[in-house]
RNA sequence: GUCCCCAUAGUUUAAUGGACAGAACAGCUCCCUUCUAAGGAGCAAGUCUAGGUUCGAUUCCUAGUGGGGGCA
Numbered sequence: 001g002u003c004c005c006c007a008u009a010g011u012u013u014a015a016u017g018g019a020c021a022g023a024a025c026a027g028c029u030c031c032c033u034u035c036u037a038a039g040g041a042g043c044a045a046g047u048c049u050a051g052g053u054u055c056g057a058u059u060c061c062u063a064g065u066g067g068g069g070g071c072a
Base pairs, nucleotide, nucleotide: 001071002070003069004068005067006066007065010025011024012023013022018055027043028042029041030040031039048064049063050062051061052060
């Protein structure tokens, strides 16, 4: 230089172009317990960036950024 893959919550991850973007762990609150742990109920937290297509984009297209890999 070029090609391929990946990017969603603090972490690990689901999601046929139409869901309230789902869960687990972690966090916070409450219950239970003499206390802690365990258990139960609840809360908060996310689509890498900028454009484009579309009535509608996490999803499709383009460019970029970051990470990984192949070739040179």
Overview:
A computed fold for a 72-nucleotide RNA from a Patescibacteria group bacterium, annotated as transfer RNA. The sequence is in RNAcentral, with records from ENA.